[in-house]
Context: one part of a larger RNA
């Protein structure tokens, strides 16, 4: 001096608690363990692995198995020598690779280069060790702490200051004190976003004047509004009122679009777990060199008595089936995204305007709303599973894609013990897009919008945490 205590004080957090909504049962997705196999490649393992590296495993990816091949090599620099190789044809062959034709390079400042074959080494290559390591990243914690210089106490190891008193989301401020100052964290300064003013009007936008039209900003035209993108403004406890010795602050109220940190984001202090990564990458060391490399072809990463974590659908009438109607917002498009027509019941297909996009297009937003119709049932609910016939990416969907159409119609009637998210535009629910991408096993992810709730008495208690402050045979 720290740690820990079923020691004590204070104090915070969806920590309980008050609620709303799940998981756990079911059926399929996904990800792991197991067992299995030739291989089922490898990492990730409480919290902080487990729809995680993986923001796309038919090949390829591919690190793993099986066969088949090459040994200066798949790719890279130096050295020597030679000038031909490619490319294209025959042929073995499943490819790679072999064998065999046809053919004799370019540019030069004449030193040479360049391409490409041969030789020989230094070398190339290699996905061991995250306990040798950088760099990154996870976790405590966006927790409110970690420290230093100078003093001044103490023999020292240390301490003080950073303790007290109040206050705050904060080691925020403020008083006070052998401390007086400072640093990295807190706030802020930066991004969205909620309001309003200038400026600027195309592709947006249409109040007012015309014009067209079966209708539509379509058109002549306008900058009002919307909206767009710059730059402003504006919020500070500034005003009142209260507690207070003051400092500071707390309540309540005007104003106000916004009030007390306004909502969100980004940004994580010393450090802690030999935490995680040598399989992004870089790298010490070790070890392989006709293999542990390197090329190709099939396979398998997709197996299945099982066991869990993650989610998608459901188990109905606040529903479900059919018809009519309404309103986003953020994206993305040239090997792209296609309007519109036609042909198909559809998945699509054939013609094709337009757009490198505020212009055109994806694009239909869905939950809503308004009519029908089911009437309580394992059904007109659920949609696995399966049988058939197609479609479309692709060199190829057999193992293994996705999506349609017909037909089949499982399990399931709210799911023990237990657990888990959430305090306001959140949860709950309800569609949109977009990355990666041929395609796609997305029900994942990261995002944008629509509608839209309850609850919170309070800290006794349970689990984290912070700060004093106690005991201790612990370091």
């Nucleotide at each position: 001096u720290g740690a820990c205590g079923g020691g004590g004080g204070c104090c915070c957090g969806c920590a309980c608690a008050a609620g709303c909504g799940g998981u756990g049962g079911a059926g399929c997705a996904u990800g792991u363990g197991g067992u299995u196999u030739a291989a089922u490649u490898c990492g990730a393992u409480g919290a902080u692995a487990c729809g995680c590296g993986a923001g796309g495993a038919a090949c390829c990816u591919u690190a793993c198995c099986u066969g088949g091949g090459c040994u200066a090599c798949a790719a890279u620099g130096c050295c020597u020598c030679u000038g031909c190789c490619a490319a294209c044809c025959c042929u073995g062959g499943a490819a790679a690779c072999g064998g065999g034709g046809c053919c004799u390079u370019c540019c030069u400042u004449c030193g040479g280069g360049a391409c490409a074959g041969a030789g020989u080494g230094c070398a190339a290559g290699g996905u061991c060790u995250g306990c040798a390591u950088g760099g990154u990243u996870g976790u405590c914690g966006u927790c409110a702490g970690c420290u230093c210089g100078u003093g001044c106490c103490g023999u020292g190891a240390g301490g003080u200051g950073u303790u007290g008193g109040g206050u705050u989301a904060a080691g925020u401020c403020c008083c006070g004190c052998a401390a007086c100052g400072a640093g990295c964290g807190c706030a802020a300064c930066c991004c969205c976003u909620a309001u309003u003013c200038u400026u600027a009007g195309u592709u947006g936008c249409c109040a007012g004047c015309a014009c067209a039209u079966a209708a539509u900003g379509g058109u002549g035209g306008g900058g009002a509004c919307u909206c767009u993108a710059a730059g402003g403004a504006g919020a500070c406890u500034g005003c009142c009122u209260c507690c207070g010795c003051a400092a500071g602050g707390a309540g309540u109220g005007a104003g106000g679009a916004a009030g007390g940190c306004g909502g969100g984001g980004a940004u994580g202090a010393c450090g802690u777990c030999a935490a995680a990564u040598c399989a992004u990458c870089a790298u010490g060391g070790c070890c392989c060199u006709u293999a542990c490399g390197c090329c190709c072809a099939g396979g398998g990463c997709g197996a299945c008595a099982c066991a869990c974590g993650u989610g998608c659908u459901a188990c109905a009438a606040u529903g479900g089936a059919c018809g009519g109607u309404a309103c986003a917002a953020a994206g993305g498009g040239u090997u792209g995204c296609g309007a519109c027509a036609c042909a198909g019941c559809g998945a699509u297909g054939u013609g094709a305007a337009g757009c490198c996009a505020a212009u055109c297009u994806c694009a239909a937003a869905a939950a809503g709303c308004c009519g029908u119709u089911c009437u309580c049932a394992g059904u007109u609910c659920g949609g696995a599973u399966c049988g058939g016939a197609g479609u479309c990416u692709g060199c190829a969907a057999c193992u293994c894609g996705a999506c349609u159409c017909c037909g089949u119609g499982a399990a399931g009637u709210c799911g023990g013990a237990a657990u888990c998210g959430c305090u306001a535009g959140u949860a709950a629910u309800c569609g949109c897009a977009g990355a990666u991408c041929a395609g796609c096993c997305a029900u994942g992810c990261u995002g944008c919008g629509g509608u839209g709730a309850a609850u919170a008495c309070g800290u006794u208690c349970c689990c984290g945490g912070g700060c004093c402050u106690u005991g201790u045979a612990c370091a």